[in-house]
RNA sequence: GCAGAUAUAGCUCAAUUGGCAGAGCGCCGGCUUCAGAAUCUGGAGGUUAUAGGUUCGAUUCCUAUUGUCUGCGCCA
Numbered sequence: 001g002c003a004g005a006u007a008u009a010g011c012u013c014a015a016u017u018g019g020c021a022g023a024g025c026g027c028c029g030g031c032u033u034c035a036g037a038a039u040c041u042g043g044a045g046g047u048u049a050u051a052g053g054u055u056c057g058a059u060u061c062c063u064a065u066u067g068u069c070u071g072c073g074c075c076a
Base pairs, nucleotide, nucleotide: 001072002071003070004069005068006067007066010025011024012023013022019056027043028042029041030040049065050064051063052062053061
């Protein structure tokens, strides 16, 4: 350089093929305990990478850019 994949909560990942963005872990509070852990329970936490386009409506489709991963190639 070329091709493919990928980007969603702090982390790991879903979202049924365009129609109200969710789970586990973690975090905070409560319950419990002499205290702590564990259990149980409640809560907070999102510009769905960025910028555009299509659409009544986009995490989902299209384009460009950026990051990451894989393969191939080039130079030394």